[in-house]
RNA sequence: GCAUCGGUAGUCUAGCCUGGUAGGACUUUGGCCUUCCAAGCCAAUAACCCGGGUUCAAAUCCCGGCCGAUGCA
Numbered sequence: 001g002c003a004u005c006g007g008u009a010g011u012c013u014a015g016c017c018u019g020g021u022a023g024g025a026c027u028u029u030g031g032c033c034u035u036c037c038a039a040g041c042c043a044a045u046a047a048c049c050c051g052g053g054u055u056c057a058a059a060u061c062c063c064g065g066c067c068g069a070u071g072c073a
Base pairs, nucleotide, nucleotide: 001072002071003070004069005068006067007066010026011025012024013023020056028044029043030042031041032040049065050064051063052062053061
């Protein structure tokens, strides 16, 4: 340099092909329970790598960029 894959909450991850309310687990916070703690139960908070384009509507499609992994040179 070229190709492929990936980037979603504090952490891990689904959804992307086939556009239509961003889901799950852990964490955190509050409550219930308990003499207290842990465990358990209930509730809440928090995310689409950046810029542009297409569209009524973009995490998803298109273009450019950044970062990472792998392969080729």